[in-house]
Background
Predicted 3D model of a 75-nucleotide RNA (Fluoride riboswitch aptamer (crcB RNA motif)) from an uncultured Opitutaceae bacterium. Model confidence (mean pLDDT): 77 of 100.

RNA sequence: UCGGGUGCCGGCGAUGGAUUCCGCCUUCCCGCAAGGGUAAACCGCCCCUGCGGGGCUGAUGACUCCUGUUACCUC
Numbered sequence: 001u002c003g004g005g006u007g008c009c010g011g012c013g014a015u016g017g018a019u020u021c022c023g024c025c026u027u028c029c030c031g032c033a034a035g036g037g038u039a040a041a042c043c044g045c046c047c048c049u050g051c052g053g054g055g056c057u058g059a060u061g062a063c064u065c066c067u068g069u070u071a072c073c074u075c
Stems, first nucleotide, its partner, number of pairs: 010025004016066003020062002028037003044056005
């Protein structure tokens, strides 16, 4: 100096928040520093011939709770 692996910080997992757990990503640039920008992970399913049209599930990645929305029943 280059490459790989691991740990920590950070980010992500189709509609909000939190605990715990699981999975995934984590590149590079500017700056004395603070900081700014950027990449990646991510952005649901089904049918019809792509475009396009039609249909459908869910506030969870998983569990639980809260909040919001909808339907039914009771007071």

The model forms 100% of the base pairs in the Rfam consensus.